[in-house]
RNA sequence: GGGCAACUAGCUCAGUUGGUAGAGCGCCGCCCUUACAAGGCGGUGGCCGCAGGUUCGAGUCCCGCGUUGCCCA
Numbered sequence: 001g002g003g004c005a006a007c008u009a010g011c012u013c014a015g016u017u018g019g020u021a022g023a024g025c026g027c028c029g030c031c032c033u034u035a036c037a038a039g040g041c042g043g044u045g046g047c048c049g050c051a052g053g054u055u056c057g058a059g060u061c062c063c064g065c066g067u068u069g070c071c072c073a
Stems, first nucleotide, its partner, number of pairs: 001072007010025004019056001026044006049065002052062002
């Protein structure tokens, strides 16, 4: 220098054909217990790496950039 992949909640990851962003874990409160853990119930969360474009509408499509990993030179 070239190519590929990933980037979404505190963490690990989903997100269908473009149509109101989700799960598990975690965290908070209550119940249970002498107490802790486990268990039960309820709650808590992000404008999707950044910036543009297309569209009535973008996490999703297009362009550029960034970060991380891998491969080639």